[in-house]
RNA sequence: UUCUUAUCAAGAGAGACGGAGGGACUGGCCCUAUGAUGUCCGGCAACCAGAAGAUUUUUAUUUCAUGGUGCUAAUUCCAGCAGGUAUUAAUAUGAAAAGCCUGAUAGAUAAGAG
Numbered sequence: 001u002u003c004u005u006a007u008c009a010a011g012a013g014a015g016a017c018g019g020a021g022g023g024a025c026u027g028g029c030c031c032u033a034u035g036a037u038g039u040c041c042g043g044c045a046a047c048c049a050g051a052a053g054a055u056u057u058u059u060a061u062u063u064c065a066u067g068g069u070g071c072u073a074a075u076u077c078c079a080g081c082a083g084g085u086a087u088u089a090a091u092a093u094g095a096a097a098a099g100c101c102u103g104a105u106a107g108a109u110a111a112g113a114g
């Protein structure tokens, strides 16, 4: 860096350090000196490994949380492309706008392969 598979509506500190920016991208909308991002500690979870239980065996499954990751504002904060759908306002017609649903795209994480 590419591909494959799975998941993304739950969960997680009034701690220490440190000092200005941050929420991937774009547009919104937010967080932030009543101190963000970050690091450490703590915590959450249980994807992989490991241990234990149940099972005739495989598969499947339950528990633990020891190791490897991960995560710890807001649904992946919302939308970004396509399709469907009801309503309101307006109108001569057409069109446009906001809502909801579905599926993609993009992104994140894990495991495997190159």
Base pairs, nucleotide, nucleotide: 001114002113003112004111005110006109007108008107013041015040016039017038021031022030023029025080026079027078028077042072043071044070047068048067049066050064051063052062053061076106081103082102083101084100085099087098